RNA sequence: UCGGCCGCCCUGGAGAGAGUCCGCACAGUACGGACCGCCGAAGGCGCAACCCGCCCGGAAACGCUCAGGCACAAGGGACACGGCGGCCGC
Numbered sequence: 001u002c003g004g005c006c007g008c009c010c011u012g013g014a015g016a017g018a019g020u021c022c023g024c025a026c027a028g029u030a031c032g033g034a035c036c037g038c039c040g041a042a043g044g045c046g047c048a049a050c051c052c053g054c055c056c057g058g059a060a061a062c063g064c065u066c067a068g069g070c071a072c073a074a075g076g077g078a079c080a081c082g083g084c085g086g087c088c089g090c
Base pairs, nucleotide, nucleotide: 002089003088004087005086006085007084008083009082011080012079017036019035020034021033022032023031037070038069039068043066044064045063046062050058051057
């Protein structure tokens, strides 16, 4: 110099009812409660593709939706480019 991993930062970043009823307060797309219908890319759980020479162990973009989310906006957001730092390798 280059590559890999981890952390942080900038930018990009999907999906799904402006659902029904009641309340709140004049109004409601806000808030609270109940009910029905949905989403998966925070988290969580499950199978175990896969990783490991094997065991132990780890573990998905697959599955479940407890949680979270379902107009715009905001927030969150797997993942991706770039930057900075650390570790490792050649």
The RNA shown here (Glycine riboswitch aptamer) has 90 nucleotides and comes from Acidihalobacter ferrooxydans. NCBI's taxonomy places the organism under Bacteria, Pseudomonadota, Gammaproteobacteria, Ectothiorhodospiraceae, Acidihalobacter. Its mean pLDDT, the model's own confidence on a scale to 100, is 79.